Description: The prediction has a mean pLDDT of 82. This is a predicted structure of a 72-nucleotide RNA (transfer RNA) from Blyttiomyces sp. JEL0837. Its Rfam family is "tRNA". Gene Ontology term of the family: triplet codon-amino acid adaptor activity.
């Protein structure tokens, strides 16, 4: 330099163009306990950036950025 794949809460991941973007862990509050842990209930928090297609985009298309892999 070229190609491919990936980018979604603090972390790891789901998500057939349409319903409130979901799960686990973490974090916060409460219950429980003499206290802690565990458990239970509730809560907090996210679509890499820009543009396009569409009635409607996390999803499709183009460009950029970043990471991984392969080739040179």
């Nucleotide at each position: 330099g070229c190609a491919u794949u990936u980018g979604u809460a603090g972390a790891a991941c789901a998500g057939u163009g349409g319903u409130u973007a979901g799960u686990u862990c973490a974090c916060g509050u409460g219950c429980c306990u003499u206290c802690c842990a565990a458990g239970c209930a509730c809560g907090c928090g996210a679509c890499c950036c820009g543009g396009g297609u569409u009635c409607g985009a996390g999803c499709c298309c183009c460009g950029g950025c970043a990471a991984a892999u392969g080739c040179a």

Taxonomically the source falls in Blyttiomyces (Eukaryota, Opisthokonta, chytridiomyceta, Chytridiomycetes). The RNAcentral record of the sequence draws on ENA.